The RNA shown here (transfer RNA) has 72 nucleotides and comes from a Nitrososphaerales archaeon. The RNAcentral record of the sequence draws on ENA. Rfam family: tRNA. From the family's description: Transfer RNA (tRNA) molecules are approximately 80 nucleotides in length. Gene Ontology term of the family: triplet codon-amino acid adaptor activity. By type it is a transfer RNA. The prediction has a mean pLDDT of 83.
RNA sequence: GGGCUCGUAGCGCAUGGAUAGCGCGGCAGCCUCCUAAGCUGUAGGUCGUGGGUUCAAAUCCCACCGGGCCCG
Numbered sequence: 001g002g003g004c005u006c007g008u009a010g011c012g013c014a015u016g017g018a019u020a021g022c023g024c025g026g027c028a029g030c031c032u033c034c035u036a037a038g039c040u041g042u043a044g045g046u047c048g049u050g051g052g053u054u055c056a057a058a059u060c061c062c063a064c065c066g067g068g069c070c071c072g
Base pairs, nucleotide, nucleotide: 001071002070003069004068005067006066007065010024011023012022013021026042027041028040029039030038048064049063050062051061052060
């Protein structure tokens, strides 16, 4: 330098054109003598950045940034 792939909540990951979700973790409550476990509720997101396509983009296209693998 080229190809492929990944980037979504604090962490691990789903979702691949029409509401952004799950688990763990956080917070509050219930339960318990207390803690853990269990149960209920709740907060937390410019979906890597910029542009384009579209009535509508996390999702499609282009460029760039960062991680990984391969080729030279």
NCBI's taxonomy places the organism under Archaea, Thermoproteati, Nitrososphaerota, Nitrososphaeria, Nitrososphaerales.